This is a predicted structure of a 159-nucleotide RNA (FMN riboswitch aptamer (RFN element)) from Ottowia flava.
Model confidence (mean pLDDT): 78 of 100.
Rfam family: FMN riboswitch aptamer (RFN element). Rfam describes the family as follows. The RFN element is a highly conserved domain that is found frequently in the 5'-untranslated regions of prokaryotic mRNAs that encode for flavin mononucleotide (FMN) biosynthesis and transport proteins.
The sequence is in RNAcentral, with records from Rfam.

[in-house]
RNA sequence: ACACGUUCUCAGGGCGGGGUGAAACUCCCCACCGGCGGUAUCUGCCUUCACGGCAGGAGCCCGCGAGCGCUUGGUUGGCCAGCCCAUGGCCGAGCAGGGUCAGCAGAUCUGGUGCGAUGCCAGAGCCGACGGUCACAGUCCGGAUGAAAGAGAGCGUGC
Numbered sequence: 001a002c003a004c005g006u007u008c009u010c011a012g013g014g015c016g017g018g019g020u021g022a023a024a025c026u027c028c029c030c031a032c033c034g035g036c037g038g039u040a041u042c043u044g045c046c047u048u049c050a051c052g053g054c055a056g057g058a059g060c061c062c063g064c065g066a067g068c069g070c071u072u073g074g075u076u077g078g079c080c081a082g083c084c085c086a087u088g089g090c091c092g093a094g095c096a097g098g099g100u101c102a103g104c105a106g107a108u109c110u111g112g113u114g115c116g117a118u119g120c121c122a123g124a125g126c127c128g129a130c131g132g133u134c135a136c137a138g139u140c141c142g143g144a145u146g147a148a149a150g151a152g153a154g155c156g157u158g159c
Stems, first nucleotide, its partner, number of pairs: 002158009016030004031139002033128002035064004042056005059126002067104002070098004075093007108124005130142003
């Protein structure tokens, strides 16, 4: 250094101005923001000066994450099968688990350079969970002092 195991730490930004209105950080006009891994013709540094090494570099290229939904298990309430028990079906509530499958679920073009670019340069666009709200939210409040893609460090084992 690598592989596996294990422990710990860390791991999301943004409504400023104007308009309408009884009321809007929610609508309209102008603004503002961009998680994680990969990819690299860009940038910086190093160099044995090589087409090398190291670090950084995409919201909309590939993939991942939280949320909703879905699903599994058990609990419980209601309805149905004429009545009661049992059983089954349907609907709802809350609890624990899954993160595989299918979904909400996303969004980029044009010109330039070049062997090569949806990544560089220039320009113009576009996208953003759920619940709440005196009025519709990427930016406010809430679940969340949560969870997590992953990043780093320590320890152990193997080679």